[in-house]
RNA sequence: CAAAUAAAACACAUGCUUACUCAUAUAAUCCCGAUAAUAUGGUUCGGGAGUCUCUACCGGAAGCCGUAAACUUCCGCCUAUGAGUGGGGUUCGAUUUGCA
Numbered sequence: 001c002a003a004a005u006a007a008a009a010c011a012c013a014u015g016c017u018u019a020c021u022c023a024u025a026u027a028a029u030c031c032c033g034a035u036a037a038u039a040u041g042g043u044u045c046g047g048g049a050g051u052c053u054c055u056a057c058c059g060g061a062a063g064c065c066g067u068a069a070a071c072u073u074c075c076g077c078c079u080a081u082g083a084g085u086g087g088g089g090u091u092c093g094a095u096u097u098g099c100a
Stems, first nucleotide, its partner, number of pairs: 001098005014089001016088010026056001029049006041065002050057001058076006
């Protein structure tokens, strides 16, 4: 793209799209290796784990550490899926077969 089939068809519908809310996932977390600073500081990388799961795995603030090598706590998302409530949209969608 073509054919066939089933259902629905202007609303009592909706497999589309979007916003909000709720739920689940994950704790915006943890582990390993390296790397950089030191109360005007607490950095920068790589790999892995974590999810019936794609992606992400950071930011800010406060504390704490009496100068050492180690951080702690609080607050704030995105993404995936499902449901609800609204808005928008209108036959586009689904299955099978064939061709590209």